[in-house]
RNA sequence: CGAGCUGGUCAGGCGAUCGCUUCCGCGCUUCUCACGAAGCCUCGCGGGGGAGGAAAGUCCGGGCUCCACAGGGCAGGGUGCCAGGUAACGCCUGGGGGGCGAAAGCCUACGGAAAGUGCAACAGAAAGUAUACCGCCCGGUUCGCCGGGUAAGGGUGAAAUGGUGCGGUAAGAGCGCACCGCGUCACUGGCAACAGUGGCGGCGAUGGUAAACCCCACCUGGAGCAAGACCAAAUAGGAAUCCGUAUGCCGUGGCCCGCGGUGGAUUCGGGUAGGUCGCUACAGGCAACUGGUGACAGUUGUCGCAGAUGAAUGGUCGUCCACGACAGAACCCGGCUUAUCGACCGGCUCACCUC
RNA sequence: GGCUCGGUGGCAGAGUGGUCAUGUAGUGGACUGCAACUCCGCGUACGCCGGUUCGAUUCCGGCCCGAGCCUCCA
Numbered sequence: 001c002g003a004g005c006u007g008g009u010c011a012g013g014c015g016a017u018c019g020c021u022u023c024c025g026c027g028c029u030u031c032u033c034a035c036g037a038a039g040c041c042u043c044g045c046g047g048g049g050g051a052g053g054a055a056a057g058u059c060c061g062g063g064c065u066c067c068a069c070a071g072g073g074c075a076g077g078g079u080g081c082c083a084g085g086u087a088a089c090g091c092c093u094g095g096g097g098g099g100c101g102a103a104a105g106c107c108u109a110c111g112g113a114a115a116g117u118g119c120a121a122c123a124g125a126a127a128g129u130a131u132a133c134c135g136c137c138c139g140g141u142u143c144g145c146c147g148g149g150u151a152a153g154g155g156u157g158a159a160a161u162g163g164u165g166c167g168g169u170a171a172g173a174g175c176g177c178a179c180c181g182c183g184u185c186a187c188u189g190g191c192a193a194c195a196g197u198g199g200c201g202g203c204g205a206u207g208g209u210a211a212a213c214c215c216c217a218c219c220u221g222g223a224g225c226a227a228g229a230c231c232a233a234a235u236a237g238g239a240a241u242c243c244g245u246a247u248g249c250c251g252u253g254g255c256c257c258g259c260g261g262u263g264g265a266u267u268c269g270g271g272u273a274g275g276u277c278g279c280u281a282c283a284g285g286c287a288a289c290u291g292g293u294g295a296c297a298g299u300u301g302u303c304g305c306a307g308a309u310g311a312a313u314g315g316u317c318g319u320c321c322a323c324g325a326c327a328g329a330a331c332c333c334g335g336c337u338u339a340u341c342g343a344c345c346g347g348c349u350c351a352c353c354u355c
Numbered sequence: 356g357g358c359u360c361g362g363u364g365g366c367a368g369a370g371u372g373g374u375c376a377u378g379u380a381g382u383g384g385a386c387u388g389c390a391a392c393u394c395c396g397c398g399u400a401c402g403c404c405g406g407u408u409c410g411a412u413u414c415c416g417g418c419c420c421g422a423g424c425c426u427c428c429a
Stems, first nucleotide, its partner, number of pairs: 002350009012320007020050007027040005052326001056337002059335005064224004071257004076220005081095005096110001097108004111215002116213002118209002133154002135150006162180006181203001182201008228277004238268006248262004270428002284303008321324001356425007365379003373409001381397005402418005
């Protein structure tokens, strides 16, 4: 200097001005002995905070709340190489096997097909307790072909019953042998997945498919902040249909047991459509040190950083540049996935040049 | 905000691993003096992108679009 791989950070800046939302302080008025409370009606004055890396999709996991304290069994669902991290996970980290790449590195639903069942259209002789179309070889022959052997060669198919070579044979064949593959046993290394070495097995045993049923191991109760708790207001505490008459029905949204409650479901009609809490301080951010390969954990210090409910975070002007992408909280976190103009910092690989 | 379903020709609507039915609309022809009816025929239909599989509308994952339900009291 060129090509490439990988980890992380930021997400227009500054100033002026007019607003919006929330919190705090002060002032004034009223009530009160006081503490304190309420109001300040085109909201008195001052100050602080005010979207994201994905706030998104709602695909996983957890907190929280209610149902029983979440209990037992069946069914269903999920995960699926090994070890670790974590509140937990289908996430992350490290490792193993496999694939891609020259390398850095990237990808990987990667348990079991010798428990059983199913499936494989068309083609093909045959698609798995099966089989011989062409060919090759042997015997017979009325020369049309027939009987037998064979799985080497051809052909079909996505897939054809271990592969290559040598021997062997009538032609062939794990028929025999060597190497590779496969299975199995032992030893060695490793926590393990697994790897290596050696012995044995001749291999039509044991083909493929489990994102087919299934088997094995592990996990799993349901609902969701419109959950739920409280205050206030209001009334026709109503009507119809159906189920049931305690072996029932409901809580309970798969079923049974258990627990609790004692009628319930649907439709119509009626009332109120106001407020408070839940609500943001936590598995929290940042920094240093320590342990660990790492994910992460621990200690100390420091910071306080949206909380609305018709729902705020915006408009205008000036200026600078690299000319600004995707996009906007609604109970809260940890992940994944998807969208995204660009800028910056670090690590690594390969090639070339110079010293 | 949360939850649950769905997407197959212009429209409706079956199928659930092996060439996607059927009705209706459209259109060409036959029939008719002309039409209707009837008969015969016709067409780039599985929302998009990946994966599993020999093979995907179907199974799995991710996106896109559409629809429905969910306040309180008695």
The prediction has a mean pLDDT of 79. This is a predicted complex of two RNAs, RNase P RNA and transfer RNA, with 429 nucleotides together. Rfam match: Bacterial RNase P class A. The family's RNA type in Rfam is ribozyme.